[in-house]
Overview:
Transfer RNA from a Bacteroidota bacterium, 73 nucleotides, folded computationally. Taxonomically the source falls in Bacteroidota (Bacteria, Pseudomonadati).
RNA sequence: GGGGUCAUAGCUCAACGGUUAGAGCAGCUGGCUCAUAACCAGCCGGUUGCAGGUUCAAAUCCUGCUGGCCCCA
Numbered sequence: 001g002g003g004g005u006c007a008u009a010g011c012u013c014a015a016c017g018g019u020u021a022g023a024g025c026a027g028c029u030g031g032c033u034c035a036u037a038a039c040c041a042g043c044c045g046g047u048u049g050c051a052g053g054u055u056c057a058a059a060u061c062c063u064g065c066u067g068g069c070c071c072c073a
Stems, first nucleotide, its partner, number of pairs: 001072007010025004018056001027043005049065005
């Protein structure tokens, strides 16, 4: 330098182009317990990497950029 692939909550990951983007863990509150852990219930948590484009509608499709990983040179 070229090609491929990935980027979604604090972490790990879901989500056929179609209602308001969810789950587990973490955090917080409460329950339970003599108490802690475990367990149970609830709550909190999002610029879907950035900028554009297509579309009635984009996390999803297209283009460029940024960053990670893999391959080729």
Rfam family: tRNA. Its family is annotated with triplet codon-amino acid adaptor activity in the Gene Ontology. It is annotated as a transfer RNA. It was read from a public genome assembly.